[in-house]
């Protein structure tokens, strides 16, 4: 400095995590439609559906300067003449402009080319010429028939109509010369000569016309390269079909047609059938490549009610022309007639859905005319319609008591709507009203002028707008006329309340909603976009998610079971030639319009206009040759051949062995064999099993044996032989790229099956029986038959696996093996080809893979594109068959999935704990009885707790109270408390109703401090402010609490290691009770927890001695530490010591283990307690308590009285008493510790049989009292009985508490004397001062249902060998389809319901095609009449359409019938995931309700253990 302007992602699979993948969004566009809304312009668009069927209207006519008439005006000199119209004849036009896409996969179209095989009217330039006859006919007139449409007859007429003749050429035709040309089935030019064929006038004389010709431009015709949709579940088409010779026809080439003659002609590069489609120019999107799309404008085609036909013409097989044939509609007088809106309005109908029966030809263009001018739903323009794109506008600026309302909240208040509004100024676009007022008109005419040889021209003047009085522009008054619509849980911008309560809804996806919804409805607010907003349908995009650009195939979906090999694709080293591909230079093309930037016009913009860029694998042509290709010559290094050697279970036949196992005969021999977890069934005294002998059969080859080996794959093992096939090595002798791959074909292909015919020892589907079991069509046993074994033929599939396709090459080391060959110092080493194992770089998503890649290239071949449906259906190929191969839709589902992670779990392992088992010793489970639940009953029988972790649990005291619960009677600012007008003392007494709360009456009563005032105290107490709720949510909470569990775990920094999750630390070796401790490590360190500190006990020391003690001294009693004293002892309470594996032996590296080890009151943690990590179980409690929210408010609040909470057929749990003599009973006699006590303990004394009473000392407690402690011990008694056990239940009598003992206390005392004689299954608790057993205190409390609950001493055992099992746990590992986490998860049948489907007797409908009959109109050939090539007949050909019969293709329905998806809570049973409780899955086959099981054979995508064996590390 050129070029280059150009590219974003989110949610969603899981506890997470990375990865496949798939669905969904965000963006743009629309001929759109729906749904709210809607002020205005200006562009522009506007039946996508039924190519459905059409009222009416109007959309091609025009020229009297072609003709002859008619009509009318007029004006005549009466002859005519002038104007105006136009029904016929002529003449042009009507093949154009409009309009729709049925058909059409086609040279239809689109690019680039060809016609030497052609046409072309009108126009434009040139040449020539235009002479002279003759004929009919419509109109007109007469007539005829018809409803009509129209249709004959008859006279007679005119032209630029129609016909002869004349002339003619460069025209055609035939002959024929010379030249030129070169894309040569040829053409062109110049000639000769014969033969052919033309013309029209009109008139204002100046002009329009006519004929024949050459040329031109314009517009077609034909040909051809190349490109142009989808199916192969359409594969094989063709008879005019391919080609020659000939002729026909045609503007013109040709199978276009025709005769004849030859058999070719397409196709896997995809013929031919099928379905679909008008193509382009461009649009829409995408960074592009590329997808999609063809509505508006342009350009082609193609079609005009359906299908055929030809006619006339320059030009059709003709939209608004014929004829015919079918449909349909309409008019008939029923005999016959019209019709054709896919023209422009406009109607019906279809439809989600598309407009006026408008003006004007003023322009632009068109037909015709000499011209004026006519016609022109082309076109110009107006109307509807936010269809779309563009632009304006609903105003600005100030304005804070932050107003009022709204919402909201923690609520006396703030917050939010909001500078928003009010209010003050200001502007006036749009609207409205009045004034103005357009450009788009140039031209033609026609008048003057003027230039001109003629056509013409030039200037002036004069006409001419639908739109439109429109656009523009002033003027003027007024904030005046003028916002909605969707959203607001993530993606994705925007939150809050109320209502609802898995209802009602909502959703694009993931997914909200079951009482606290930013997700439903509504309401504030807020987002986004705006005359729109949103939905909804379709495209591309994001999707690289079909991958060219730009993907993959161990395990995720994908490599074909393997080979030979055909087509095809690709292909080694020099050289030369070419120049096909390739790259470049010119040239032509690629219409306009559209796109881009540029610049210009409308006020901007869209819109428009000018130039210029750009767009083809496009053609033609010049050139370069690296490289690829063609051709040619050659090389050896690739292949592959000779030569030598060498390896194997490598293939096939044949022979031949041993053992084992089964049988058979004979013999010894006696009761049992077999079998399994146990059993049974089965054999066996008619002699089995054993054993010995002999023999007979079939299959299969111990050992060698290997991680070996051969083969393409499948597979291949006793010895030997033949036959045959291959690898590898040396060697470099020969050939000279021969090669690699391989679609299609071909061939090979375990096991199962399958035919036939053999063979049958053993095993062993099916099948039988015996077990298991709930059942068991199984797993386990005993028979057992196909089958397996031969021999011949099918079959063609397997987890056919290395889940890795074949060939080349290149890319660290290290070790082992096989075969060869080399070299060797015999140790090894070196190379080639195989075949393990680890592993560098790299490469995966990770596990992994790593010279045998899954790495890095290259080349061909196979497949894949979400699950499910389904390898299913239908079709088609193969097979005998059973199958196989090919290979789908619908409908559905947000996923379905690989790898690894962390956890949880396992009828996996491994190490290790606990009263988990075991080992004992006492218990429940049975009886009474007490308490608690659960039933069930009740007016109530309040509520809570419900597997461990609920049930003598909240309750450490229900008669009333308590109380929450029923039944009655009450209150209603309320039963409590705070302020408080005000009032009085507080209060007491008596008394009336009443069940009683309450209510009402009498009396009495008046603090202090001051004289008073008043001030303080105290009580009442009005209204009012705050109430109350033990009503719900423990699934909103908060503190408390149980449990796993006193288990030893949970974790956190940095650092490292993974893309991550995550790991590592915390694994490992060792120890502990213990993540205690120690060693080792990529860790190194800390937290929570353990332990320890803190409390009781148990030795001791100190200290201090009252109420305790009492040795010695002393008083003193009947006695008694009673007293004086004492501190020694006990004891009491404080503070110290004391134990730490500290010392000895043994063992260890340490840590630490062991020992009747020493010492020691105590020994390895001395016992006991308090203490509970992180965190589980939405675990328990809203009735302790505290709390959001919800709900009650003359009541769900509150007071009373009575009941109830204590009910009673049963069930269940916690205890008590027992059943007896190791007891019972009566006497007698001892030792305790924790504690309690003034409304209390209460000694003593009185009574009473007792419970108690009355009375009453000392005690506020080391003092005084509870108080007796009981088992124990002594001594009698009882003798095993339902008892002198037992004490239930009853009956009297009583006592105490208390307003009250009925429901419903305890307690004493007679009297009753009940079940029970050691308790099924089953199941608790304890490992030393423990169980067991004996009392004995406290709290709560009037008393008391306590036998409970917490404590305290008394007596005082027994076992633990052990960890294999039950159970709970911790750790490492390993599997996992679990993660709500095994009480997971998950498979089929079968019944429900609902969808889509196959399959089907048959019925219904579209398709084309072929056969065969028939055959309109045309057209054409022939005959026949005729003057005739015309007409008319009458045959032959083509040929619409119509009938006939039979196949085939597509699609609807359909009795039945199949299978399949789906649906919160149906049935059966449990395959699978764990060793899924019989590993599991593939093929196959037979079985069986399901899953499934069983045989064969295979795989590892199988734990687990042991064993070899090989690496690695040390």
């Nucleotide at each position: 400095a050129c070029a280059a302007u150009g590219g974003a992602g989110a949610g969603u699979u899981u506890g997470a995590u990375c990865c496949u993948g798939g669905c969904u969004c965000a963006g743009g566009a629309u001929g759109a439609a729906c749904g709210c809304u809607a002020g205005c312009g200006g562009c522009a668009g506007g039946c996508c559906u039924a190519a459905u069927a059409c009222a009416u209207g109007c959309a091609a006519g025009u020229c009297g300067a072609a003709c002859g008439g008619a009509u009318g005006a007029c004006c005549u000199u009466c002859g005519g003449g002038u104007c105006a119209u136009u029904a016929g004849u002529g003449g042009c036009g009507c093949a154009c402009g409009g309009g729709u896409g049925c058909g059409u996969a086609a040279c239809g179209c689109g690019u680039a080319a060809g016609c030497a095989a052609c046409c072309u009217a009108c126009c434009u330039g040139c040449u020539a010429c235009u002479g002279g006859g003759g004929g009919a006919u419509a109109g007109c007139c007469c007539u005829g028939g018809g409803a009509a449409a129209c249709c004959g007859g008859g006279a007679g007429u005119a032209a630029a109509c129609c016909c002869g003749c004349a002339u003619g050429g460069u025209a055609u035709c035939a002959u024929u010369a010379a030249c030129c040309u070169a894309c040569c089935u040829g053409g062109g030019u110049u000639g000769a000569u014969g033969a052919u064929u033309a013309a029209a006038g009109a008139u204002u004389u100046a002009u329009c016309g006519g004929u024949a010709g050459c040329a031109g431009a314009u517009g077609g015709g034909c040909u051809u390269g190349c490109g142009u949709u989808g199916g192969a579940u359409u594969a094989g088409c063709u008879a005019g079909a391919u080609g020659g010779c000939g002729g026909g026809g045609u503007a013109a080439u040709g199978g276009c047609c025709c005769a004849c003659c030859a058999u070719g002609g397409c196709g896997a590069u995809g013929a031919u059938c099928c379905a679909u489609a008008g193509g382009g120019g461009c649009u829409c999107u995408g960074a592009g490549a590329g997808g999609a799309g063809c509505g508006g404008c342009c350009c082609c085609c193609a079609c005009a009610c359906u299908g055929g036909c030809a006619c006339u013409g320059a030009g059709a097989c003709a939209c608004g022309g014929g004829c015919c044939a079918g449909a349909c509609u309409c008019c008939u007088a029923c005999g016959g007639g019209a019709g054709g809106c896919a023209g422009c309005a406009g109607u019906a109908g279809g439809g989600a859905a598309u407009a006026u029966u408008g003006g004007g030809c003023a322009a632009u263009g068109g037909a015709c005319g000499c011209a004026a001018g006519u016609c022109u739903g082309a076109c110009c323009c107006a109307g509807c319609c936010a269809u779309g794109c563009c632009g304006c506008g609903u105003g600005c600026a100030g304005g804070a008591u932050g107003a009022a309302g709204g919402c909201g909240c923690u609520c006396a208040g703030c917050g939010u709507u909001g500078u928003a509004a009010a209010c003050u100024g200001c502007u006036u676009u749009u609207g409205a009203u009045a004034g103005g007022g357009a450009a788009g008109a140039a031209c033609g005419g026609c008048c003057u002028u003027c230039u001109u040889g003629c056509g013409a021209g030039a200037a002036g003047g004069u006409g001419u707008g639908a739109c439109g009085g429109u656009a523009c522009c002033u003027a003027c008054a007024g904030a005046a006329u003028a916002a909605g619509c969707a959203c607001c849980g993530g993606c994705u911008a925007a939150c809050u309340c109320c209502g609802u309560g898995c209802c009602a809804g909502c959703a694009g996806c993931c997914g909200c909603g079951g009482u606290a919804a930013u997700a439903c409805g509504g309401a504030g607010g807020g987002u986004g976009c705006a005359a729109g907003c949103g939905u909804u349908g379709u495209c591309c995009g994001g999707a690289u998610u079909u991958a060219u650009u730009g993907g993959g195939u161990u395990u995720a979906a994908a490599g074909g079971g393997u080979g030979c090999g055909u087509a095809g694709g690709u292909g080694g080293c020099u050289u030369u030639u070419u120049a096909a591909g390739u790259c470049u230079g010119a040239c032509c093309u690629g219409a306009a319009a559209g796109u881009g930037g540029g610049c210009c016009g409308c006020u901007u913009a869209a819109c428009g206009g000018c130039a210029c860029a750009g767009g083809g694998u496009g053609g033609u042509u010049g050139g370069a040759u690296a490289c690829u290709g063609a051709a040619g010559a050659g090389c050896u290094u690739g292949a592959a051949g000779a030569g030598g050697g060498u390896g194997g279970a490598g293939g096939c036949c044949g022979c031949c062995g041993g053992a084992a196992c089964g049988g058979a005969u004979c013999g010894u021999g006696u009761a049992g064999c077999g079998g399994u977890g146990a059993a049974a069934u089965g054999c066996a005294u008619a002699g089995a099993g054993a054993u010995g002998a002999u023999c007979c059969a079939g299959a299969a080859c111990c050992c060698c044996g290997a991680u070996u080996g051969c083969g393409u794959a499948g597979g291949c093992a006793g010895g030997c032989g033949g036959c045959u096939a291959c690898g590898c090595c040396c060697c470099a002798c020969u050939u000279g790229a021969c090669a690699c791959u391989g679609a299609g074909g071909c061939a090979c292909g375990a096991g199962a099956g399958c035919a036939u015919g053999g063979g049958g020892a053993g095993c062993a589907a099916a099948c039988a029986g015996g077990a298991u079991u709930a059942g068991a069509u199984a797993c386990c046993c005993u028979g057992g038959u196909a089958g397996u074994c031969c021999a011949u033929g099918c079959c063609g599939u397997a987890a056919a696996c290395g889940a890795u396709g074949a060939u080349a090459a290149c890319u660290c080391g290290c070790u082992g093996u096989u075969g060869g060959c080399c070299c060797u110092u015999u140790g090894g080493g070196g190379u080639c080809a195989g075949u393990g194992g680890c592993u560098u770089a790299g490469c995966g998503a990770a596990a992994g893979c790593g010279g045998u890649a899954a790495g890095u290239u290259a080349u061909c071949c196979a497949c894949c594109u979400g699950g499910g449906g389904a390898g299913u259906a239908c079709g088609c190929c193969g097979g005998c068959a059973a199958c196989g191969g090919u290979g789908a839709a619908a409908c559905u589902c947000a996923a379905a999935g690989g790898a690894a992670u962390u956890g949880a779990c396992g009828g996996g392992g491994g190490u290790c704990c606990g009263c988990a088992c075991a080992a004992g010793c006492g218990g429940u489970g049975g009886a009474g009885c007490a308490u608690g639940u659960g039933g069930u009953u009740u007016a109530a029988u309040u509520c809570g707790a419900u597997g461990a972790u609920a049930c003598g649990c909240g309750a450490g005291g229900a008669a009333c109270c308590u109380u929450a619960c029923c039944u009655g009677g009450g209150c209603u600012a309320g039963a409590a408390u705070g302020u408080g007008c005000g009032u009085g003392a507080a209060g007491c007494u008596a008394u009336c109703a009443g069940a009683g709360a309450u209510g009402g009456u009498a009396g009495c009563g008046c603090c202090u401090a001051g004289c008073a005032a008043u001030a303080g105290g105290c009580a009442c107490a009005a209204a009012a402010c705050a109430a109350g709720g033990u009503g719900c949510u423990g699934c909103a909470u908060g503190g408390c609490u149980g449990u796993c569990g006193u288990c030893a775990g949970c974790u956190c920094g940095u650092g490292c290691c993974g893309u991550g999750a995550g790991g590592u630390g915390u694994u490992g070796g060792g120890u502990u009770a213990a993540g205690u401790c120690c060693c080792g490590c990529a860790a190194c360190g800390a937290g929570c927890g353990c332990a320890a500190c803190c409390c009781c006990u148990g030795a001791u020391u100190g200290u201090a001695g009252u109420u305790g003690c009492c040795a010695g001294c002393a008083c003193g009693u009947a006695a008694u530490g009673g007293u004086g004293g004492g501190g020694a002892c006990u004891c009491u309470a404080c503070a110290g010591u004391g134990a730490c594996u500290g010392c000895c032996u043994u063992c260890g590296c340490a840590a630490g283990a062991a020992g009747a080890g020493a010492g020691g009151a105590a020994g390895g943690a001395g016992g006991g307690g308090a203490c509970g990590a992180c965190g589980u179980c939405a675990a328990g409690u809203c009735a302790u308590c505290a709390u959001g929210g919800c709900c009650c408010u003359u009541a769900c609040g509150c007071c009373c009285a009575g009941g109830g909470c204590g009910a009673c057929a049963c069930a269940c749990g916690u205890g008590c008493u027992a059943c007896a003599a190791u007891g019972g009973u009566g006497c007698c006699c001892a030792c305790a510790g924790c504690g309690g006590g003034u409304a209390g303990c209460g000694a003593g004394g009185u009574g009473g049989u007792a419970a108690c009473a009355c009375u009453g000392a000392g005690c506020c407690a080391a003092u005084c009292u509870u108080g007796a402690a009981a088992a124990a011990g002594g001594c009698a008694u009882c003798a095993c009985a339902g008892u002198u056990c037992g004490g239930a239940u009853u009956g009297g009598g009583g006592u105490c508490u208390g307003c009250a003992a009925c429901c419903c206390g305890a307690c004493c005392c007679c009297a009753u004397g009940a079940a029970g004689c050691u308790g099924g299954a089953a199941u608790c608790g304890c490992u030393a001062g423990u169980a067991a057993u004996c009392g004995c205190g406290c709290a709560u409390c009037a008393g008391c249902c306590a036998u409970g609950g917490c404590g305290c001493g008394g007596u005082g055992a027994a076992u633990a060998c052990g960890u294999u099992c039950c159970c709970g746990g911790a750790c490492c590992u390993u599997g996992u389809a679990c993660a709500c986490a095994c009480c997971g998860c998950c498979c089929g049948u079968c019944a429900a319901g609902c969808c889509a489907u196959g399959g089907a007797a048959g019925u219904c409908g579209g398709g084309g095609g072929g056969a065969c009959c028939u055959g309109a109109a045309g057209c054409u050939c022939g005959g026949c009449g005729u003057c005739a090539u015309a007409c008319a007949c009458c045959g032959g050909g083509u040929c619409a359409g119509g009938g006939u019969a039979a196949a085939c293709c597509c699609g609807g329905u359909a009795a039945c019938u199949g299978g399949g998806g789906c649906u919160a809570a149906g049935u059966c049973g449990u395959a699978a995931c764990a060793a899924g409780g019989u590993a599991g899955c593939c093929g196959u086959a037979c079985c069986g309700g399901a899953a499934g099981g069983u045989g064969c054979g295979g795989c590892u995508g199988g734990a687990a253990c042991a064993c070899c064996u090989c690496c690695u590390u040390u």
This is a predicted structure of a 1514-nucleotide RNA (small-subunit ribosomal RNA) from Larkinella arboricola. The prediction has a mean pLDDT of 84.